[in-house]
Context: one part of a larger RNA
RNA sequence: CUGGGCGUAAAGCGCACGUAGGCGGACUGUUAAGUCGGGGGUGAAAUCCCGGGGCUCAACCCCGGAACUGCCUUCGAUACUGGCAGUCUUGAGUUCGAGAGAGGUGAGUGGAAUUCCGAGUGUAGAGGUGAAAUUCGUAGAUAUUCGGAGGAACACCAGUGGCGAAGGCGGCUCACUGGCUCGAUACUGACGCUGAGGUGCGAAAGCGUGGGGAGCAAACAGGAUUAGAUACCCUGGUAGUCCACGCCGUAAACGAUGGAAGCUAGCCGUCGGGCAGUAUACUGUUCGGUGGCGCAGCCAACGCAUUAAGCUUCCCGCCUGGGGAGUACGGUCGCAAGAUUAAAACUC
Numbered sequence: 001c002u003g004g005g006c007g008u009a010a011a012g013c014g015c016a017c018g019u020a021g022g023c024g025g026a027c028u029g030u031u032a033a034g035u036c037g038g039g040g041g042u043g044a045a046a047u048c049c050c051g052g053g054g055c056u057c058a059a060c061c062c063c064g065g066a067a068c069u070g071c072c073u074u075c076g077a078u079a080c081u082g083g084c085a086g087u088c089u090u091g092a093g094u095u096c097g098a099g100a101g102a103g104g105u106g107a108g109u110g111g112a113a114u115u116c117c118g119a120g121u122g123u124a125g126a127g128g129u130g131a132a133a134u135u136c137g138u139a140g141a142u143a144u145u146c147g148g149a150g151g152a153a154c155a156c157c158a159g160u161g162g163c164g165a166a167g168g169c170g171g172c173u174c175a176c177u178g179g180c181u182c183g184a185u186a187c188u189g190a191c192g193c194u195g196a197g198g199u200g201c202g203a204a205a206g207c208g209u210g211g212g213g214a215g216c217a218a219a220c221a222g223g224a225u226u227a228g229a230u231a232c233c234c235u236g237g238u239a240g241u242c243c244a245c246g247c248c249g250u251a252a253a254c255g256a257u258g259g260a261a262g263c264u265a266g267c268c269g270u271c272g273g274g275c276a277g278u279a280u281a282c283u284g285u286u287c288g289g290u291g292g293c294g295c296a297g298c299c300a301a302c303g304c305a306u307u308a309a310g311c312u313u314c315c316c317g318c319c320u321g322g323g324g325a326g327u328a329c330g331g332u333c334g335c336a337a338g339a340u341u342a343a344a345a346c347u348c
Stems, first nucleotide, its partner, number of pairs: 003320004007302002012316001014201004021194003025088007033081002035077008049065006091191001092188003095184005103177007110154001115149007125136002162169002206247006215241002220236004258315006266293012297304002321348003330341004
């Protein structure tokens, strides 16, 4: 390479949009490029293969045949694929009417709590721990009441509940805005799927500039513990955590499961709609999500099982023994930290 694979053994890009490309619904006609069949030309000789022959055999050599799986050309076939033309509505989309939602961005606003400040009451402890100590407190702490300041986060509701492509999103109100679901018939008429490169988004930490700083808290300091204790525990505490703008581009970015479509028993919950019956709260049914169990089937097993890891099709990504190594070198990107692409020697 041909293959065989990718939930947990190596292997699904963190996620999306989309270029090229690949693939693509039903029917009719046409064409004859792919495809299939016949003919012709060519496919040098030698070699290979088969049959025969010559050196005493063999290697070797000679003769004949086959083959040279290919290319060109011509005549046909037309099921499939492609091209062209036309038609269609089931895929896809538009319109109309409803609906649910922590989807996003910006502005405003609320209460509880922590801390600090001022004032009142009040007196000797408070705090902390396994036990203590560092620490705070007679310059009046802790406790308690009132007032004020400031920052951050939103108890209950809260739910294998909801929304989002993923990261993620949770007090309340308003403005702007994205997507989704259901129902209806009307419209467009394959307009679709995937997607190498590319582009955008992307937790936390980290970086730059300027703000902010209540609580928490890497680093750091002290107290303990201990043989030691650069830790676990305690008292403090700076970056940071917050905001604006700009970078970084990584995570056990996980369902460790790429996307799309069709098909393949059921039962039980739950969320959002519709329809029918009717006790106005249920029942039945249907569409879309989200869970539990389970048959066939699959699997090395665990398990998965209409939300597949089943049966098929299309497209992309990735894997190919362990270590060396996600490293070196080079390239690209970055302010840096580093990220990305990515070996070999050697060794088992």